[in-house]
This record gives sequence, structure tokens and C1' cells, in this order.
RNA sequence: GGCCCCAUCGAAUAAGGGCUAAUUCACCGGUCUUUCAAGCAGGCAAUACGGGUUCGAGUCCCGUUGGGGCUA
Repeated sequence: GGCCCCAUCGAAUAAGGGCUAAUUCACCGGUCUUUCAAGCAGGCAAUACGGGUUCGAGUCCCGUUGGGGCUA
């Protein structure tokens, strides 16, 4: 250099073009307890970036960035 794969809450994992982007852990207060932990109910927080297709894009297409692999 060429080709291929990956990028979603703080972490991990879902979402086969259409319902409020879901679940677990973490975090935050509440409840419980003499207190802490556990439990219970709740909250916070995400689609790498820029375009395109479409009535509708996390999902399809192009490019960029970052990471990984194969090859010379």
C1' cells in the first nucleotide's frame, strides 16, 4: 500500500429498516435496619464523526477517525 472485521449509557451485552434504544453490574438518593450490607421500589446515563438512501436508519450505502486481523 491492498483487502476484511469492529465502534451503542461509567463497564458488559441486546435491538433481523418501524412500539418511549432494552437488560445486568456500577453510580445517585428513597425504603428497610440501632448502623452497614443484602433486599425492595425508583432515578441518572449511550448509537465514534460527516454525508446519502428511505415516509422512517443503531441497523443499508459512501467517506473520515480510532482499534484489530490477513497479505505484499